The prediction has a mean pLDDT of 80. A computed fold for a 72-nucleotide RNA from Cercozoa sp. M6MM, annotated as transfer RNA.
[in-house]
RNA sequence: GCUCCCGUAGUCUAGUGGUUAGGACUCUACGUUGUGGCCGUAGCAACCCGGGCUCGAAUCCCGGCGGGGGCA
Numbered sequence: 001g002c003u004c005c006c007g008u009a010g011u012c013u014a015g016u017g018g019u020u021a022g023g024a025c026u027c028u029a030c031g032u033u034g035u036g037g038c039c040g041u042a043g044c045a046a047c048c049c050g051g052g053c054u055c056g057a058a059u060c061c062c063g064g065c066g067g068g069g070g071c072a
Base pairs, nucleotide, nucleotide: 001071002070003069004068005067006066007065010025011024012023013022018055027043028042029041030040031039048064049063050062051061052060
């Protein structure tokens, strides 16, 4: 330099055009326990940035940024 893939809570991830963006771990509160842990219940927390298409975009298109693979 060319090319392909990926970017969603603190972490890992599901979601391929319309529902309140779902799950697990973490964290917080309560219950349980002599205390803590385990366990149970509830709660907090997210779509990398800009533009476009569309009635409607996390999702499709373009560009940027970042990460990874391959080739040179």
Annotation:
Rfam family: tRNA. Its family is annotated with triplet codon-amino acid adaptor activity in the Gene Ontology. Taxonomically the source falls in Cercozoa (Eukaryota, Sar, Rhizaria).